[in-house]
This is a predicted structure of a 73-nucleotide RNA (transfer RNA) from Trichonephila clavata. It matches the Rfam family "tRNA". The coordinates come from a structure-prediction model, not an experiment, and the mean pLDDT is 81. Taxonomically the source falls in Trichonephila (Eukaryota, Bilateria, Chelicerata, Entelegynae).

RNA sequence: GUCCCUGUUGCGCAAUGCAUAGCGCGUUGGACUUCCAAUCCAAAGAUCGUCGGUUCGUAUCCUACCAGGGAUG
Numbered sequence: 001g002u003c004c005c006u007g008u009u010g011c012g013c014a015a016u017g018c019a020u021a022g023c024g025c026g027u028u029g030g031a032c033u034u035c036c037a038a039u040c041c042a043a044a045g046a047u048c049g050u051c052g053g054u055u056c057g058u059a060u061c062c063u064a065c066c067a068g069g070g071a072u073g
Base pairs, nucleotide, nucleotide: 001072002071003070004069005068006067007066010025011024012023013022027043028042029041030040031039049065050064052062053061
């Protein structure tokens, strides 16, 4: 230099163009317990890497850019 993959809540991951963007762990509150742990219940936490475009409608499709990883010379 060329090509490929990835980017979503604090962390790890889902979501085949139309829903209030879900799950696990974690965090917070409560129940239970003499206390702790475990268990159970509930809650908070995302404007989906950035900017444009396509579309009635985009986390999802497309261009460019940014960041990380990989292949090749």